TPP riboswitch aptamer (THI element) from a Rhodothermales bacterium, 101 nucleotides, folded computationally.
The model forms 95% of the base pairs in the Rfam consensus.
Its mean pLDDT, the model's own confidence on a scale to 100, is 75.
[in-house]
RNA sequence: UCGCCACGUUGGGGGUGUCCACCGCGACCCGGUGGGCUGAGAGCAUACCCUUGGAACCUGACCCGGCUCAUACCGGCGUAGGAAAACGGCACGCGUCCGAC
Numbered sequence: 001u002c003g004c005c006a007c008g009u010u011g012g013g014g015g016u017g018u019c020c021a022c023c024g025c026g027a028c029c030c031g032g033u034g035g036g037c038u039g040a041g042a043g044c045a046u047a048c049c050c051u052u053g054g055a056a057c058c059u060g061a062c063c064c065g066g067c068u069c070a071u072a073c074c075g076g077c078g079u080a081g082g083a084a085a086a087c088g089g090c091a092c093g094c095g096u097c098c099g100a101c
Base pairs, nucleotide, nucleotide: 001100002099003098007088008087009086010085011051012050013049014048016045017037018036019035020034021033022032023031024030057082058081059080063076064075065074066073
């Protein structure tokens, strides 16, 4: 010096469960309201998370093991198979980040 990265802008990709009470129904299912649990987030929050250096999220899965009132609540599965990009990246400081000259 260049690249890379953190990061930023814009665009894009996601998930929204479980239990209790009440109401709507004769009841179940379903829906609504409120509350509890875990979580970044439990349907519009316009929020939260993720964006290939990809465990955000999906399939496997009405899966397996362990807790729990219950639940992807915890772990396995998982070096599995999928999954959404372009641009920018200054200055100061630190530096034992990575690569090239």